[in-house]
This is a predicted structure of a 352-nucleotide part of an RNA (small-subunit ribosomal RNA, central domain) from an uncultured bacterium. Its Rfam family is "Bacterial small subunit ribosomal RNA".
Context: one part of a larger RNA
This record gives sequence, structure tokens and C1' cells, in this order.
RNA sequence: UUGGGCGUAAAGGGCUCGUAGGCGGUCCGUCGCGUCGGGAGUGAAAACUCGGGGCUCAACCCCGAGCGUGCUUCCGAUACGGGCGGACUAGAGGUAUGCAGGGGAGAGCGGAAUUCCUGGUGUAGCGGUGGAAUGCGCAGAUAUCAGGAGGAACACCGGUGGCGAAGGCGGUUCUCUGGGCAUUACCUGACGCUGAGGAGCGAAAGCGUGGGGAGCGAACGGGAUUAGAGACCCCGGUAGUCCACGCCGUAAACGAUGUCAACUAGAUGUCCACUAGACUACGGUCGAGGGGGUGUCGAAGCAAACGCGAUAAGUUGACCGCCUGGGGAGUACGGUCGCAAGGCUAAAACUC
Repeated sequence: UUGGGCGUAAAGGGCUCGUAGGCGGUCCGUCGCGUCGGGAGUGAAAACUCGGGGCUCAACCCCGAGCGUGCUUCCGAUACGGGCGGACUAGAGGUAUGCAGGGGAGAGCGGAAUUCCUGGUGUAGCGGUGGAAUGCGCAGAUAUCAGGAGGAACACCGGUGGCGAAGGCGGUUCUCUGGGCAUUACCUGACGCUGAGGAGCGAAAGCGUGGGGAGCGAACGGGAUUAGAGACCCCGGUAGUCCACGCCGUAAACGAUGUCAACUAGAUGUCCACUAGACUACGGUCGAGGGGGUGUCGAAGCAAACGCGAUAAGUUGACCGCCUGGGGAGUACGGUCGCAAGGCUAAAACUC
């Protein structure tokens, strides 16, 4: 390479958009590029294979055919693929009406709690632990009441629940804004799927500049524990955690399961809107059924097993990414990106 694979054995890119490319619905016409049939030319000789022959055999040599998988050209076929033209509506998109939602951004507001400050009451302890000690407190702490300051996070509702492409999103109001679902008709008429490169987004930590700093808290200091204790426990505490702007670009970025489409028993819960119908204290409530999400259990099937099972890991198709024994190593070198930290790309010797 062929092949076989990628939930847990090596292997799905963190996610999305999208360029090239690959792939692409139904019908009609046309061309005849691919495709198919036939003819001709060429495809040197030798070699090789088969058949035959010549040296007494063989090696060797000679003859014939095959082979040379191809190319060129002519004639023909037109199902399928393709080009061109026309049409369609089942894919895709749009309009209209309605709906749910912690989807995103900005500005404002609220209460509880912690801490600190001021004042009142009040007195000898408080705090902390397995037990203690460091620590705080007669310069009046802890407790309690009133007032004030400031930062961060939003109890209950809260869910096996919702939204988002992923990361992620939760007090409340307003403004701006993305996506989704349902319904019935109408409109466009294949406008689609995937996506190498590329671009954007991307938790936490970290970095730059400026602000902010209540609580928590790497580092650090102290107290304990212990043989020691660089820890676990305790008292403190700086970066950080927060905000604005700019970087970083990683993760067990996980469903460890790429995206899209089609097909293949059921049962049950839940969220969203629709609905025949039922009930109605006419406000509304319930709701067969089908649709969209999200769970559980399971037929067939799959699977090494565990398990998966219409939200597939079943049966297929399209396209992309990735794997190929362990260590060396996600390292070195080179390149590239970054302020740095480092990221991305990515070996070999050697060794088992």
C1' cells in the first nucleotide's frame, strides 16, 4: 500500500461557518464526454506462458500462438453517470400566524448573608480541634441592637427540567439581538450534503494595561500531627478570583460515540406548542392522536464482553478527521503562532 478499524483495546478534529474538491431529488428532450459493442492501425526484437520442432536427452536453439492489461482512429448503442435545454415539488429555503426558553449583549434595580467602620447594651472570655495550640480579647472582644461602607454571589422555585454549535447559561426590570418549534395555506424551484486548506467562537488557569478587592484563597508565615510532614487539620495571608480592553487557544473541551440522510417491534416518564373531542364555576381545565426535544426499559440486530438498541454502538449511503505494538515522545530538530508561559506541526537512534 491493499485491507481492517476508531464508546471502554491504538484511533472522532473542542465547536461552528465556509473555499477548493467529492457526492447529489422527480420527469422530458438533446449531445454522445464517461460507459458498452464491433472494425482497423499500433503496442520493436529478445524475455515470459502454452503448443510444436532441432541438437542422442537436457540446458540451449528454432517456429507458431498468447501476452504487451494500453494508445490512436472509424462505425454503432444510449440504460446508467455527465454536459446543455425545458418542466416539477416530496429535499432545501422564504412569507404569514402563534408559542416556549438560565440563548447572547448593554444599562439599571433588589433582598438575604459574610466582612469592615461608627454608636448603644454588656463582661471575660471568644475562636478553633480528634484533642490542642498559634490567633483575637480589659486599649472592652465574642454575643446582641441601630446606623453606615463595600465587593462578590443570587437561597427557596430547581427538576430525572429548559436554552445554546460547542465552551457554556440561573435574583429582577428595560433596551438591542441570534436560534428553535408548531399550524395551515401561499411563494422560490434542487437553490442541497459534506468540507482539505482557511476564518470565527472557545471552561479554568495564565499574561499585558488600568481599575476593584467583601468572602475565598496557590505562594508564603505561624500552630499542630508525625520518626520526619516539603501534606492532610487549625490561625493568618499575597497573587488570583471581580470589571474594562487586549492576548493565550488548552481540557477527562466526554455521550471518552464526527456531520448529514434513509430504513428497521414495542412499553413508559417528562418538556414544548398543535389538535378531534370531553368538561366548564364561560376565566378556562383535561386531552385520544400525530409533530419537535429530553430520559428509562426493551424485540430484532449488533458487540470480545460490558453494553447499544428509532437520541443505535442495528441496516445502508455521502463527505471529512483519525489509528497501525509498548517505551523513547506528543519529546528533539526545523517551521510557524505567542509579550511570555507555551501552542500547533512532528521524527529518529536506542530499547522491550